This is a predicted structure of a 1449-nucleotide RNA (small-subunit ribosomal RNA) from an uncultured prokaryote. Its Rfam family is "Bacterial small subunit ribosomal RNA". Rfam links the family to the GO terms structural constituent of ribosome and ribosome. The prediction has a mean pLDDT of 83.
RNA sequence: AACGAACGCUGGCGGCGUGCUUAACACAUGCAAGUCGAACGAGAAAGUCCGCAAGGAUAAGUAGAGUGGCGAACGGGUGAGUAACACGUAGAUAAUCUGCCCUGAAUCCUGGGAUAACGUUGCGAAAGGAACGCUAAUACCGGAUAAUACCCUUUGACGAGUGUUGAGGGGUUGAAAGUUUAGGCGCAAGUCUAAGCGCUGAAGGAUGAGUCUGCGUACCAUUAGCUAGAUGGUGGGGUAACGGCCUACCAUGGCUUCGAUGGUUAGCGGGUUUGAGAGGAUGAUCCGCCACACUGGCACUGAGACACGGGCCAGACUCCUACGGGAGGCAGCAGUGGGGAAUCUUGCGCAAUGGACGAAAGUCUGACGCAGCAAUACCGCGUGAAUGAAGAAGGCCCUAGGGUCGUAAAGUUCUUUAUCUCAAGGAAGAUUAUGACGGUACUUGAGGAAUAAGCACCGGCUAACUACGUGCCAGCAGCCGCGGUAAUACGUAGGGUGCAAGCGUUGUUCGGAAUUACUGGGCGUAAAGGGUGCGUAGGCGGUCUUAUAAGCUAAGGGUGAAAGCCCGGAGCUCAACUCCGGAAUUGCUCUUGGAACUGUUGGUCUAGAGAGGGUCAGAGGCUAGCAGAAUUCCUGGUGUAGAGGUGAAAUUCGUAGAUAUCAGGAGGAAUACCGGUGGCGAAAGCGGCUGGCUGGGGCCACUCUGACGCUGAGGCGCGAAAGCGUGGGGAGCAAACAGGAUUAGAUACCCUGGUAGUCCACGCUGUAAACGAUGAAUACUAGAUGUUCGGGAGGUUCGACCCUUCUGAGUGUCGCAGCUAACGCAUUAAGUAUUCCGCCUGGGGAGUACGGUCGCAAGACUAAAACUCAAAGGAAUUGACGGGGGCCCGCACAAGCGGUGGAACAUGUGGUUUAAUUCGACGCAACGCGCAGAACCUUACCUGGAUUUGACAUCCUUGGCCCGCUUUAGAGAUAGCUUUCUCUUCGGAGACACGGUGACAGGUGCUGCAUGGCUGUCGUCAGCUCGUGUCGUGAGAUGUUGGGUUAAGUCCCGCAACGAGCGCAACCCUUAUCCUUAGUUGCCAGCAUGUAAAGAUGGGAACUCUAGGGAGACUGCCGGUGUCAAGCCGGAGGAAGGUGGGGAUGACGUCAAGUCCUCAUGGCCUUUAUAUCCAGGGCUACACACGUAUUACAAUGGAAGUGACAAAGGGAUGCGAGACCGCGAGGUGGAGCCAAUCCCAGAAAAACUUUCUCAGUUCGGAUUGUAGUCUGCAACUCGACUACAUGAAGUUGGAAUCGCUAGUAAUCGCGGAUCAGCAUGCCGCGGUGAAUACGUUCCCGGGUCUUGUACACACCGCCCGUCACACCAUAGAAGUUGAUGGGGGCAGAAGCCGUUGAGCUAACCCGCAAGGGAGGCAGACGUCCAAGCUCUUAUCGAUGACUGGGGUG
Repeated sequence: AACGAACGCUGGCGGCGUGCUUAACACAUGCAAGUCGAACGAGAAAGUCCGCAAGGAUAAGUAGAGUGGCGAACGGGUGAGUAACACGUAGAUAAUCUGCCCUGAAUCCUGGGAUAACGUUGCGAAAGGAACGCUAAUACCGGAUAAUACCCUUUGACGAGUGUUGAGGGGUUGAAAGUUUAGGCGCAAGUCUAAGCGCUGAAGGAUGAGUCUGCGUACCAUUAGCUAGAUGGUGGGGUAACGGCCUACCAUGGCUUCGAUGGUUAGCGGGUUUGAGAGGAUGAUCCGCCACACUGGCACUGAGACACGGGCCAGACUCCUACGGGAGGCAGCAGUGGGGAAUCUUGCGCAAUGGACGAAAGUCUGACGCAGCAAUACCGCGUGAAUGAAGAAGGCCCUAGGGUCGUAAAGUUCUUUAUCUCAAGGAAGAUUAUGACGGUACUUGAGGAAUAAGCACCGGCUAACUACGUGCCAGCAGCCGCGGUAAUACGUAGGGUGCAAGCGUUGUUCGGAAUUACUGGGCGUAAAGGGUGCGUAGGCGGUCUUAUAAGCUAAGGGUGAAAGCCCGGAGCUCAACUCCGGAAUUGCUCUUGGAACUGUUGGUCUAGAGAGGGUCAGAGGCUAGCAGAAUUCCUGGUGUAGAGGUGAAAUUCGUAGAUAUCAGGAGGAAUACCGGUGGCGAAAGCGGCUGGCUGGGGCCACUCUGACGCUGAGGCGCGAAAGCGUGGGGAGCAAACAGGAUUAGAUACCCUGGUAGUCCACGCUGUAAACGAUGAAUACUAGAUGUUCGGGAGGUUCGACCCUUCUGAGUGUCGCAGCUAACGCAUUAAGUAUUCCGCCUGGGGAGUACGGUCGCAAGACUAAAACUCAAAGGAAUUGACGGGGGCCCGCACAAGCGGUGGAACAUGUGGUUUAAUUCGACGCAACGCGCAGAACCUUACCUGGAUUUGACAUCCUUGGCCCGCUUUAGAGAUAGCUUUCUCUUCGGAGACACGGUGACAGGUGCUGCAUGGCUGUCGUCAGCUCGUGUCGUGAGAUGUUGGGUUAAGUCCCGCAACGAGCGCAACCCUUAUCCUUAGUUGCCAGCAUGUAAAGAUGGGAACUCUAGGGAGACUGCCGGUGUCAAGCCGGAGGAAGGUGGGGAUGACGUCAAGUCCUCAUGGCCUUUAUAUCCAGGGCUACACACGUAUUACAAUGGAAGUGACAAAGGGAUGCGAGACCGCGAGGUGGAGCCAAUCCCAGAAAAACUUUCUCAGUUCGGAUUGUAGUCUGCAACUCGACUACAUGAAGUUGGAAUCGCUAGUAAUCGCGGAUCAGCAUGCCGCGGUGAAUACGUUCCCGGGUCUUGUACACACCGCCCGUCACACCAUAGAAGUUGAUGGGGGCAGAAGCCGUUGAGCUAACCCGCAAGGGAGGCAGACGUCCAAGCUCUUAUCGAUGACUGGGGUG
């Protein structure tokens, strides 16, 4: 885009088409083929009239029936069968027929016998039928005549083979003498003439039909051979006609890979539909042809049939029946049932067109013309128009401002097309007449906006977006895919978009699809080159020339039906529709030309191909012989305890003498070095030496043949390894097998053994990643450089060597153009062309099943489908990953020091428990974490008691104070009592609280996977990017890679890159040195005063220190090294040396990392409760497990004593001195200090002296008891500390594991935050103060380059097979069952034909007659033959316990 459509929702009108695609299933009822009295005989009745009646007349020679003629073979239906001369197209008929019709002529003479109707009799239920009797014809029969008919024969011309067409002679053969009208004659019967109709034979035409031929006409080769009337001939028969059409005989042919035979499917064409076309699909309506008429067979009649509404027989089915017997055929028009998703009225009329009959009038006509039903298709029209902003109400959305539906509505003013109502007129179709449609179309007038809009869609493709509901549910979906609590994708609503009396969905066809590629594709790696050769058919084929004209080409003739398509015009108001004209119909055929090319034919040539001559290389093949090294075995000698084997071992061998070594022997297999991307061969493949036989190839120069060529479906050979058969052989190796190891296991890898096999001969198999994953041949298209084998030239030489160069053949590497999706290929093409062959068409199923062929088997070759998926695949890119590689780094390992893991306790977590043990954090990167401090509070949890506009915020409002104090009840919250504002311009205002009202408050309720912010981590790792340019089809690359160097993408050099940004570094703070400035609360060298002592005092400004400003360090200098670089190494100087130490500082990003319980926040939930207040309890529980710390286990120590040296901090609700009391915690008291001034504050380890002496101790301090101190409203659950007493485990810690590289580890104390109190935690401070680093193999993490990848939520990836379960399709299967076909046999209706015909018999003949003859009929027999029966076979299905694999989950 289309539809004979169907379904869903909806539905105003008209025009014009169309309407059982399924059951060629079965059919009730009515109708669809009759007509003619001008062919013939016979011939009613009702009614009416006359009549008294009987009866008559009329109706009427009518109806109905019969004989006869014509028609019924047309028209109408259907598509079952048919793969065929059925159809289409072009021809042939010289092989034919043709009623009615036309043309022009001729004839129509003479006889005869029957029969139906009818009548009588009788049979049957009916259908129907019998006997006897009568009768006519345009019914039937005999005779005459006659031809251009037919037969025989003579002859001419022509032709295209049988022949055609003329001219003669001889012979044979027929009729309705009918009928009508008019006229004449006749009483009549009848007869004559004319005209019409009709008849007869012959000729011709037209039309129609039969037959034959060329070409075209579906799929399957898993259908390869078929055929006995089969192919041909002769004789005969038969037909309208040729012919094996039929028959007898003879011959053995005929068809077929250019697809016979078989199977499946199918009516064919004009056309229709799609497509740019070529094509594809299709064959409704209309037209042409064919076939069929319940199924099968058969003939009759006829001009024509083997006959839709005729016959006979058989079969199935249905109906009637008196059971004896009969009847029927809607695939005609309506209609019914059934089937189905689905397809109409039992209508009107012969008025028109057409048909049958008739002389005609006319009759008949479900052909046809009309109407009805169906939005079934196409076309047209309408459902109103203008105005109308308060942008109404209402709906929806909202950031609450508004937006939108929306000029839409209402309102106002109009119009009446379509339709409706009413009224009036009123066709054409018809010719003089006749109108079903139909009072229809149409026209006019009046009325009134009145009667008339839906459907689908809105994630992308694809035009159109929001809200609510739902929450991987319900559902959607054409493909991709939506839905798991913010869904533009589900459902609804609002809005929008698209079509519109329709809109969607489904189905089918074509297109897009260059996705079967003729136009117009491919095969190195995506699917696809046969394993390789020889060669048949076929296809293709070098140069010049002659002829021809098949192909080709030009012109013309015929045909290509009409309709349709297209163009122009015309008619319905337009259009659809219809009519007229044209074009086209790309085809077939005939005629006349042409001769370039192809073909054919005759000749020519030598460039292709081949032959002869010379020469060369070679693991080319077959066969025989020979050789040496090595392994193994045997014998003997020497010799002694191991050998062998492995990662390490063991099995194994060995004291019966191995291994080792020497000598001798046996046997089999393979040929080191040379040896080489060297050679040869078609490929497989070929390797010691020599001989024999043999194939192919290269080169050189000439001679010869003269296209002899290329490819190659089938076919025939060759064809690794393994395997198979028979017979040999068997050293080594070695499937299977055995043992030993390894391992969770180890039917493996490793080891020790070991059989087939490997070897030979003969035969089979016929496959490989049989690969260059690249078929063969020919020609052309830049080069460079190796190598092998020839030939030529030059150089050199004694020279076969060597060097240079040219040329040919082979074999490699690199590379331009070109090609390619890219990778890559590139004179050995995957380039440019030609020829031929093979092969491919999404993945899986599957190279499988079935069938067939081959094979001894294994198996090979050929080769599907159901079903299933939306991918499978190639090349390249970026990452990530690797028990890949290179380089490098890090307390990563190593080297060291000290720990953890064992104990007790502290603390956190899990688990358990509980009314609650609130919540969060979970590898590193949760677990002394949030918590810088849970007795109440905190507090979020539990129990109980209370409140409901609320504990807190804003607004409104009434009346007022509130606050504070005291006491009562209570666990308290709370309740009750009591008393009372400020300012003022005197109007009022403000603060506060109680009460009321509703908006709202509140939530540590949920979602960190809706979020912001903040944080952790990789990681202070050195990376992450951009602009422009360049390269690439592109993803992307380059830059950023490379060579060095660095802590560093730090710097240098190089480079199709040049620059830039975020990171690194630096800038900042601190610390280490110096200078300078300034000296109080800090300092005190010198001067002075002064004390028991003391910077205490005067004073000083030197020093320390404080805190401002500067200096200093930059690879700056020297040497070496390095690419004259960056830099590195060493040195000097310096307080400090190569980023001096430390800190702050954290790129692009990753982990849906953490946090909704800091805060903020969307959505959801809650609102007398998940909110708020209060008391008590809990977060502190405790069989257990883990993390992190503390204290220890002791002598480098404990205890006691003496007695030095810090830094950094804090202090007013505070630090709190001296003094006094207490053993002590502490108390009393209060000087000083808002701090370089006073206080906390004694630093401790260290040092010195004494003691302890290796013990569960004078170690260790848990636990427990008693008595206290302090804080606080309150230490019971549940604080810290003190004193006395008690004195547990623990004697250095398994596997494993952590930190640290210098002022570091270790060790020692001090301070601070939080805080009423509570520190073994955290954050800081200083004191003492080490050891070790060879080095980068390994573990972990990271960076960079490279490589592989089937990974990309990225190795915690992906993914294979079995097993279990469910479902699906499929193969096999003992069988069972159905359909179809072949063959054999039996049978044999009807019928044609043949024979017979004793029965019967009008016409003709003979006969006076009887009768006879000719001919015919019935009957009988036979040939052929349908159904049927039977046996057998083949093919295709259905089904089948069970079995096999496959697919999906």